Context: one part of a larger RNA
RNA sequence: AGCGUAUGGCGGAUGCCUUGGCUCUCAGAGGCUAUGAAGGACGUGAUAAGCUGCGAUAAGCUACGGGGAGGAGCAAAUAUCCUUUAAUCCGUAGAUUUCCGAAUAGGGCAACCUGCUAUGUUGAAGACAUAGCGCCUCGCGCAAACCCGGAGAACUGAAACAUCUAAGUACCCGGUGGAAAAGAAAACAAAAGUGAUUGCCCCAGUAGCGGCGAGCGAAAAGGCAAUAGCCCAAACCAAAGUUGUUUCGGCAACUUUGGGGUUGUAGGACUACAAUGUGGACUUUGAAUCUAUAGUAGAAGCAGAUGGAAAUAUGCGCCAUAGAGGGUGAAAGCCCCGUAUACAAAAUAAAUUCAAUACCUAGUAGUAUCCUGAGUAAGGCGGGACAUGUGUAAUCCUGUCUGAAUCCACCAGAACCAUCUGGUAAGGCUAAAUACUCCUGAGAGACCGAUAGCGAACUAGUACUGUGAAGGAAAGGUGAAAAGUACCCCGAACAGGGGAGUGAAAUAGAACCUGAAACCGUACGCUU
Numbered sequence: 001a002g003c004g005u006a007u008g009g010c011g012g013a014u015g016c017c018u019u020g021g022c023u024c025u026c027a028g029a030g031g032c033u034a035u036g037a038a039g040g041a042c043g044u045g046a047u048a049a050g051c052u053g054c055g056a057u058a059a060g061c062u063a064c065g066g067g068g069a070g071g072a073g074c075a076a077a078u079a080u081c082c083u084u085u086a087a088u089c090c091g092u093a094g095a096u097u098u099c100c101g102a103a104u105a106g107g108g109c110a111a112c113c114u115g116c117u118a119u120g121u122u123g124a125a126g127a128c129a130u131a132g133c134g135c136c137u138c139g140c141g142c143a144a145a146c147c148c149g150g151a152g153a154a155c156u157g158a159a160a161c162a163u164c165u166a167a168g169u170a171c172c173c174g175g176u177g178g179a180a181a182a183g184a185a186a187a188c189a190a191a192a193g194u195g196a197u198u199g200c201c202c203c204a205g206u207a208g209c210g211g212c213g214a215g216c217g218a219a220a221a222g223g224c225a226a227u228a229g230c231c232c233a234a235a236c237c238a239a240a241g242u243u244g245u246u247u248c249g250g251c252a253a254c255u256u257u258g259g260g261g262u263u264g265u266a267g268g269a270c271u272a273c274a275a276u277g278u279g280g281a282c283u284u285u286g287a288a289u290c291u292a293u294a295g296u297a298g299a300a301g302c303a304g305a306u307g308g309a310a311a312u313a314u315g316c317g318c319c320a321u322a323g324a325g326g327g328u329g330a331a332a333g334c335c336c337c338g339u340a341u342a343c344a345a346a347a348u349a350a351a352u353u354c355a356a357u358a359c360c361u362a363g364u365a366g367u368a369u370c371c372u373g374a375g376u377a378a379g380g381c382g383g384g385a386c387a388u389g390u391g392u393a394a395u396c397c398u399g400u401c402u403g404a405a406u407c408c409a410c411c412a413g414a415a416c417c418a419u420c421u422g423g424u425a426a427g428g429c430u431a432a433a434u435a436c437u438c439c440u441g442a443g444a445g446a447c448c449g450a451u452a453g454c455g456a457a458c459u460a461g462u463a464c465u466g467u468g469a470a471g472g473a474a475a476g477g478u479g480a481a482a483a484g485u486a487c488c489c490c491g492a493a494c495a496g497g498g499g500a501g502u503g504a505a506a507u508a509g510a511a512c513c514u515g516a517a518a519c520c521g522u523a524c525g526c527u528u
Stems, first nucleotide, its partner, number of pairs: 001527009015513001016477002020448002022445007029437002031142002039100003042055003046078002050074002061094006070082003105114003115133007146177001147175004157164001161211001187194002198225004208216002229429003232373001236259010264407001266372004270366004279360002284356006291349003295343003301316003305312001317334002319323001325337003378402008388414001409424005464471002484512001487499004
């Protein structure tokens, strides 16, 4: 030196575990904010660096309700206190709530500086205390996704690239709501019919569009979910006001308000009759019920054996509307917490029902006259949206230029015309079925188990890096219980170790479960 055996060190894989995550389901909630938010700064404890809580009343104050023996957070220790005159703790409602921040007296390099007004203290100045002092018109600022609108790429694909695609996507801006948007046919359809919208299945990768390339890609019909319909403008009537005119009696026009009225089998006004009721999608108040935000009761097992420990096995029992689950010194229906089930609210809130109340809501006949949304419909040019790229291009929107009819009317049915069919634009509202989850509660998983699972199981968006925008870790496990090694010895030692002691175990000793490999030793054997 090599090999082997044994035994250690180092190291932290593996196994086991789970406080944390991930993905869903059901229910709730879907907002907070000038009564100052979200988010912070600084304080606040007997001792106090961090987290948590709180705010100069500062790990807290008050009331009410629950609860009933311990308590002063994580978090040990000492000290000092609180508590059956009911503490700590839990719920509800209040009080307090520094400074910054929309930040709002003015300023400012956020958490700071400096004013003014009123009142008070003082004889006055100065200083101090308390309250107030923004702009503008009713809103601001913040918030995860969903939704609507405005504005809007490129990489990429086309095996290059320009139309095209990616994509009306990403990003940016504005806005609402718990949903939003859409919505009661100037709709579809096709000789038969349907009857607002929305979503799902299907239709269908079909009809089509397309340098007919790459690609893009419907609709009707059918089946389901959920269903709900309404209000104005106008004609006409009335009142008030203004203006004009007047023979001062009025008349006319306009404006405002009220009544009226709302549609295609046209309807309404108007004229003539008739009716006083029916229903509703529900404003406010009251009552009841139910639920939420603390809680209460809650069955039934012992023995010896093994063991450090019994829940194990054995023996003999019991409960069960409870054999979900968790804990307890190993594996417990009957030890503990619970579970099934049955109950409970001073206070606050939601929902439902009922009662009263506010609000809305109707017919028949006649058809002479009047009304039925105008710079609108439509057209030209240029664009955009439609599955549809200008095409034979309908339909919808409009920058620009033109510009109707008005019920014997008008629009649509994919150029256009006729017939036919369907509808009534140029005003508005509308629940449900649908989308989403920053958040709360309950639960689930052929999801992860500490290099995994969120970046974060732990003082994690921390430490650290960067001028900044921003980037961004590592780090879990003694033991059933600290019983965390009194005392002695070696040693310079508050290092480390040897005894002793604890413990089932200390090769479980805090660098602490298990403790692989690489790597480094020691002892012995063999070989050289």
Record summary: Large-subunit ribosomal RNA, domain I from a Bacteroidota bacterium, 528 nucleotides, folded computationally. NCBI's taxonomy places the organism under Bacteria, Pseudomonadati, Bacteroidota. The coordinates come from a structure-prediction model, not an experiment, and the mean pLDDT is 80.